[in-house]
RNA sequence: AGAGUUUGAUCCUGGCUCAGGACGAACGCUGGCGGCAUGCCUAAUACAUGCAAGUCGAACGGUCCGGCACUCAACCUCGGUUGAGUGCCGGAUAGUGGCGGACGGGUGAGUAACGCGUGGGCAACCUGCCCCAAAGAUUGGGAUAACACUUCGAAAGGAGUGCUAAUACCGAAUGUGGUCCAAGAGUCGCAUGGCUUUUGGAAGGAAGGCUUUUAGCCACUUUGGGAUGGGCCCGCGUCUGAUUAGCUAGUUGGUGGGGUAACGGCCUACCAAGGCGACGAUCAGUAGCCGACCUGAGAGGGUGAUCGGCCACACUGGGACUGAGACACGGCCCAGACUCCUACGGGAGGCAGCAGUCGGGAAUAUUGGUCAAUGGGGGAAACCCUGAACCAGCAAUGCCGCGUGAGUGAUGAAGGUUUUCGGAUCGUAAAGCUCUGUCUUAUGGGACGAAUAAGGUGACGGUACCAUAGGAGGAAGCCCCGGCUAACUACGUGCCAGCAGCCGCGGUAAUACGUAGGGGGCGAGCGUUGUCCGGAAUUACUGGGCGUAAAGGGCGAGUAGGCGGUUAUACAAGUCAGAUGUGAAAUACCAGGGCUUAACCCUGGGGCUGCAUUUGAAACUGUAUAGCUUGAGUGCAGGAGAGGAAAGUGGAAUUCCCAGUGUAGCGGUGAAAUGCGUAGAUAUUGGGAGGAACACCAGUGGCGAAGGCGACUUUCUGGACUGUAACUGACGCUGAGGCGCGAAAGCGUGGGGAGCAAACAGGAUUAGAUACCCUGGUAGUCCACGCCGUAAACGAUGAGUGCUAGGUGUAGGGGGUAUCGACCCCUCCUGUGCCGCAGUAAACGCAAUAAGCACUCCGCCUGGGGAGUACGGUCGCAAGACUGAAACUCAAAGGAAUUGACGGGGGCCCGCACAAGCAGCGGAGCAUGUGGUUUAAUUCGACGCAACGCGAAGAACCUUACCAGGGCUUGACAUCCCCCGCUAUUUGCAGAAAUGUGAAGUUCCCUUCGGGGACGGGGAGACAGGUGGUGCACGGUUGUCGUCAGCUCGUGUCGUGAGAUGUUGGGUUAAGUCCCGCAACGAGCGCAACCCUUGUCCUUAGUUGCCAGCGUAAAGUCGGGCACUCUAGGGAGACUGCCGGGGACAAUUCGGAGGAAGGUGGGGAUGACGUCAAAUCAUCAUGCCCCUUAUGUCCUGGGCUACACACGUGCUACAAUGGGCUGUACAGAGGGAAGCUAAGCCGCGAGGUGGAGCAAAUCCCAUAAAACAGCUCUCAGUUCAGAUCGCAGGCUGCAACUCGCCUGCGUGAAGAUGGAGUUGCUAGUAAUCGCUGGUCAGCAUACAGCGGUGAAUGCGUUCCCGGGCCUUGUACACACCGCCCGUCACACCACGAGAGUUUACAACACCCGACGUCGGUGAGCUAACCCGGGUCAUUCUCGAAUGACCUAAGAGGCAGCCGCCUAAGGUGGGGUAGAUGAUUGGGGUGAAGUCGUAACAAGGUAACCA
Repeated sequence: AGAGUUUGAUCCUGGCUCAGGACGAACGCUGGCGGCAUGCCUAAUACAUGCAAGUCGAACGGUCCGGCACUCAACCUCGGUUGAGUGCCGGAUAGUGGCGGACGGGUGAGUAACGCGUGGGCAACCUGCCCCAAAGAUUGGGAUAACACUUCGAAAGGAGUGCUAAUACCGAAUGUGGUCCAAGAGUCGCAUGGCUUUUGGAAGGAAGGCUUUUAGCCACUUUGGGAUGGGCCCGCGUCUGAUUAGCUAGUUGGUGGGGUAACGGCCUACCAAGGCGACGAUCAGUAGCCGACCUGAGAGGGUGAUCGGCCACACUGGGACUGAGACACGGCCCAGACUCCUACGGGAGGCAGCAGUCGGGAAUAUUGGUCAAUGGGGGAAACCCUGAACCAGCAAUGCCGCGUGAGUGAUGAAGGUUUUCGGAUCGUAAAGCUCUGUCUUAUGGGACGAAUAAGGUGACGGUACCAUAGGAGGAAGCCCCGGCUAACUACGUGCCAGCAGCCGCGGUAAUACGUAGGGGGCGAGCGUUGUCCGGAAUUACUGGGCGUAAAGGGCGAGUAGGCGGUUAUACAAGUCAGAUGUGAAAUACCAGGGCUUAACCCUGGGGCUGCAUUUGAAACUGUAUAGCUUGAGUGCAGGAGAGGAAAGUGGAAUUCCCAGUGUAGCGGUGAAAUGCGUAGAUAUUGGGAGGAACACCAGUGGCGAAGGCGACUUUCUGGACUGUAACUGACGCUGAGGCGCGAAAGCGUGGGGAGCAAACAGGAUUAGAUACCCUGGUAGUCCACGCCGUAAACGAUGAGUGCUAGGUGUAGGGGGUAUCGACCCCUCCUGUGCCGCAGUAAACGCAAUAAGCACUCCGCCUGGGGAGUACGGUCGCAAGACUGAAACUCAAAGGAAUUGACGGGGGCCCGCACAAGCAGCGGAGCAUGUGGUUUAAUUCGACGCAACGCGAAGAACCUUACCAGGGCUUGACAUCCCCCGCUAUUUGCAGAAAUGUGAAGUUCCCUUCGGGGACGGGGAGACAGGUGGUGCACGGUUGUCGUCAGCUCGUGUCGUGAGAUGUUGGGUUAAGUCCCGCAACGAGCGCAACCCUUGUCCUUAGUUGCCAGCGUAAAGUCGGGCACUCUAGGGAGACUGCCGGGGACAAUUCGGAGGAAGGUGGGGAUGACGUCAAAUCAUCAUGCCCCUUAUGUCCUGGGCUACACACGUGCUACAAUGGGCUGUACAGAGGGAAGCUAAGCCGCGAGGUGGAGCAAAUCCCAUAAAACAGCUCUCAGUUCAGAUCGCAGGCUGCAACUCGCCUGCGUGAAGAUGGAGUUGCUAGUAAUCGCUGGUCAGCAUACAGCGGUGAAUGCGUUCCCGGGCCUUGUACACACCGCCCGUCACACCACGAGAGUUUACAACACCCGACGUCGGUGAGCUAACCCGGGUCAUUCUCGAAUGACCUAAGAGGCAGCCGCCUAAGGUGGGGUAGAUGAUUGGGGUGAAGUCGUAACAAGGUAACCA
């Protein structure tokens, strides 16, 4: 740091996916050790059991125990013992009292908040214990637990009476200081106001304990200060939703009062009507916040476990009490739910403390040890308590470290896997040999942590660590191996089983499934799943876009907001710089140090990008002031315009009405019909009515913001432009929301209605035709007023400003030059077009009218579908508009361009393609092939052209592959091994044969004599064999487009690229043939030529060929000759070479000459790159699969020859251009030895006989036929035609029944020229006539060749078919036999509506109202204070004082009662959210369902938007 995936390929856009890191994780497989961390993320569900907060006897009275001393009593062993009492000492502790239970520990339910973070403020506050300082602590009093007695209750727990203490409680005194009130003074502050101080007045405090006792320590009271901890207030920051837009009555403020430690509507009474909100109030959802943690280059994004700070909570809800501090986790009261006990009356409880249990869950530990250390509470202290803490246990949950051995070792062992059978690989790996001893194991030793003057104190722990011993011994797995992505083979499976993160693998050769071998990665772990960040610049601040990919609002003026020309001055909010404070610690980074190392821990440093305060600077932004004129606007002078509104006027045309002329049609279409017309249409003439629209001018001309605007005139009116430079002096730009305008269609009311024309009707078309076409025709189109508010409202391009080459049109205006003037020319501004540079862009393209370079503001986009849909809301009369999701589903959807292919697109061109002709096929009979049917089998293949007289150049047996039956099993055939021996040949029997069983027969070759080879028989196993499968695994061969003119390459150039160029263009050609031009220049495969044949001539050579002349003769038979024909070798010839016209001075074409032949002379061979998964596994070859006493092989017989039928290809005919008979001519090319076979003879004939000749220019096949001449038939199912059948024969062959061919005689069917349709052919061609050959024993209407006779027509390229080139469109690329849309039917999925049903939540109204605070009342109760009276006691200054008791009044307090508030509860109507619901609606997905054909090509009616 990127990669895969849309396409045939390309570039882009864009989504999906992957590689990385992390985790409180879980799951699967596996698991040796140690260190350090971490461990209920779910049910803030419920909890058994134990523990987690106590302590102080130096506050107090008791009680108990022990000891000592004394006294008394009893007993007595006279020593003492026991009991009681007193005093002292020690220990314990239920109660009173003090301090602490507000800390520590847990959890994250609630909370979107001053809750948290950060920085400030309190002149508006509190602070126990602690520290410092000042001043004190005098004197009285009455109670009450404990205890005792009585009593209630099951219990929990009370009640009554009586006694007692205090550092418990109460009164009085004292008043440093503090508080309050009143009156001043000084000083300070941002305001309220604070601080200091003077005078006077008022109220207001205390407690003792211990001891070493003239004192000290600890407590206590008042006050000031400090420290610590808290409380309150404020600025800023702090999630999502606008389909939540309005919220608020204590609400906002004021005054008085109350309350609090303290400010405050915190509470209350009254008054006012405010307060918050688009900078998002309110509401809803979600959530503890932060330091930090994870990720990232960073900015960011995500998270908020462990550790630390803050907050909140403690079964749920409410409440207060106590206290320095709580509205209190292990306190209280009430209500509720739940659990437990109960004697049924009533009680008890709260693990979100540590362990632990049930439950939930994918999932999270021990009912452990110790207070040794650190810390906390109490205590003077010893000490006690402490599930805080420190440790141990469990768990690979994570991080870190170590080990599972090291060296050597090639017969490259055995074995596994694989193989081309040679080998390769696991692999120095193992074994073997030589070593080591980490961890584990055993034994011995053994800490630091422990503080202090000294002693004592260790849970961890006999742990860490050290030493010794022994032996390689006890210790390796997991995932992956198609690409991404490192790593490949075999077998199994056969679209099955399965895999899969994406693309995608699997349908018989799977590197993708499963297994094995091998390999790769990591390693005590490895994979998977989940989540987060990254990659993703895929929400873009850093750092994206909007012409066509998603995306510019339909348009305007304008509010808030944002942005804003130029000069100067001032200020200093932004900005910049310095300083100060803060930014806790831990974490992270750097450096150093400690554990053997590391993880981990410690120390130090820097940093913490922030906030606040303060000092300065003044360029820029801002604010204020004063100016300026260029932005903007005004004035003045002009001209242009379908700009808008209203009124009026006009002509042409359509239609209608009236009248005239006139007669049979008109109209309409591809063709028709419906329709109109003899009741007089159409046509034509005249007159009239009415409505709508305004020809020509007219123009990528004008105007307008857009929609839009088109006859003419008038009135009213908006804007722009040019010139001028008089005026204002930044007045500007943009513009969320809101407002206005806004085509067509549509809606409402009222008019109007000529033409046109949805709906509708009819006629056509069609398979259908609810369409396209035609005839009619209503809304509507028009007007007025009012709605609607959308369009492909488009330049698919928001508005404004500035800048950045040119050229050329056009509209409006101005200037200059010249002129008498007008043009022309030059130039400026404004608008509107085209071309084009730079630049830009994915490309197309844009290019001063930008899609370039910049700035400002607004709108909008973030994969496709679902869907512009649902729900909600707003608007609308409605139609509907605006706003606008999700579930689910796919891996694409898309843009531009490229190459092809295709088009019922275009242009050019060619072809027996059409046309013009000739002859056919399609009708008949037969032959042959195919389908179908049949069959035991009718073997198999070939299926549009390009299967069908094809494979098959020849099925009676064989062939033969098929069927039936009978046989064989190393086999009919090949190689190897062993044994025996020959064999061949002849022959008997059985059998259909194969075969079986006998008989005769005794003879192979080589030899080193051992044997070897050929051949035959027998045997064992390797193997043979297969016309069995797959032509969609293949080779080879072939067909076809097509003998069409095309197909490519190198270099260069262009393009980001696929690709293009060349190969296109202008001509020309049969041709990519050639010429010219050209960013191309060349080249290759094709074309052509070279090859064969044929046509002319020359030459060479004459046997088997030929015969002119000579001889001979029946005959080129012979002599002779090689001139000619011919044969077969070699050459010549034709090249647009020559002439003329056209053409570009070209290629070339037209005509002509000459020539046997003229423009590739005719024919053949020759088939480019490729296409069709074309054909062939049955020619052959071959991979894999299958069969192996059979799917092999042998034999006999049958079948391939069947036959209601259909099709293809042929033959023969239908006759007179003919048939029959007789006679007479003329070929070419072939074949011949298991052959052709002559002459002759026999037979009507097929044929037989015969055997000459010939391995062939010699002989034979072998008479060519049509033709010609003559005769006959005379238009008929015939003297046409010959099928079919009968009889008799011939030939081949082991064998003609199924099933051959031929001959003779007889028989004599259909058929009288063939429907729709369709085939071949352009000259020696078609047509017609015969001949030959291959195959072959025999069998030819087929096939392949040969020659004879020998035409017609071609205007031409409109159309049909096929092809080539260029161009165009494309949503096709399996390429139009393509793609693809919608309904319906079926299955599944999610969603909406739905009479309703149900649950939860937050409010509201009313009712009821616990506890409790507060207020009122308090006739009841009441120790302390006060006080009248009385009694008693004490003291004395002798009258009083003090105390006790009794009684009565008061103060104070309390019960009770009342009231406000109030939790829970109840009732009610609404709201929000969820679940569910018969039925219903559309949507999505699904294999080959149904109906049509909408779209993509002019998609067959151009498509699309409203």
A computed fold for a 1506-nucleotide RNA from an uncultured bacterium, annotated as small-subunit ribosomal RNA. The RNAcentral record of the sequence draws on ENA and SILVA. The coordinates come from a structure-prediction model, not an experiment, and the mean pLDDT is 84. Its Rfam family is "Bacterial small subunit ribosomal RNA".